Description
Predicted 3D model of a 90-nucleotide RNA (c-di-GMP-I riboswitch aptamer) from Candidatus Scalindua japonica. Its mean pLDDT, the model's own confidence on a scale to 100, is 84.

Formats: sequence, structure tokens, C1' cells
RNA sequence: ACCUGUUAAAGGCAAACUACCCGAAAGGGUAGGACGCAAAACAAUGGCCUAAAUCUUACUUAUUAAAGAUAAGGUAGCCAUGUUGCCAGG
Repeated sequence: ACCUGUUAAAGGCAAACUACCCGAAAGGGUAGGACGCAAAACAAUGGCCUAAAUCUUACUUAUUAAAGAUAAGGUAGCCAUGUUGCCAGG
């Protein structure tokens, strides 16, 4: 430097669910809780999720309501990608 994660040690993170809070939603925060995780550490570039606002279409006297498009919203515990890294073994 690279590869591997069968065993051990020291530790780490925390799904579902519940309560409260934020958000239009997707989703997120805190506390409890552990299904799992060797990158379940970090980074939204692409896929992916959502569509408040905006735009378009149609309708209407007008408004409301409707359909479509769009991320400036979100996701790193969905996948790809990039960066860094503990322990053990080879």
C1' cells in the first nucleotide's frame, strides 16, 4: 500500500414503534426503544421521494376546485459515485 470481515477486545451508530415539536408534503429534530450496521462516518453529482410556491392547459362572469411540468425541498439506514477511518487477519 492492497485485500478480507470467520473469531476476540475496546467502543460507536440506532430501524420499526411511541410521545412531543417543525414542515404544504416528502421528510426532519428531541426523548424512549433496538431491527440491524465495519463505514448505518462525511459529501446531494446522477438515479429516487415530495410538489408549497411558480409555469402551462382546460373550465368559469369571477373565485374555488382539477390535470400536467418543474427542486429552490428531501433522502447518505434505497442504489451508484467521491473522500476519510477503528480493530483483527492475510
It matches the Rfam family "c-di-GMP-I riboswitch aptamer". Its family is annotated with cyclic-di-GMP binding in the Gene Ontology.
The RNAcentral record of the sequence draws on Rfam.